[in-house]
RNA sequence: GGCUCGUUCGUCUAGUGGUUAGGACGCCGGAUUUUCAUUCCGGUAACAGGAGUUCGAUUCUCCUACGAGCUA
Numbered sequence: 001g002g003c004u005c006g007u008u009c010g011u012c013u014a015g016u017g018g019u020u021a022g023g024a025c026g027c028c029g030g031a032u033u034u035u036c037a038u039u040c041c042g043g044u045a046a047c048a049g050g051a052g053u054u055c056g057a058u059u060c061u062c063c064u065a066c067g068a069g070c071u072a
Stems, first nucleotide, its partner, number of pairs: 001071007010025004018055001026044006048064005
């Protein structure tokens, strides 16, 4: 350099065009408990950036950035 794949809450991850973007851990608050822990309830916080297609994009296409693999 060429080709392929990936990028979603603080972390890990689900999500093949319509929805409130879901779950686990974490963190915060509350309940329980003599206290801590456990358990339960509630909250917190996310689609890498840009453009296009579409009535509608996390999802499809292109470009850029970053990462990984293969190849020369």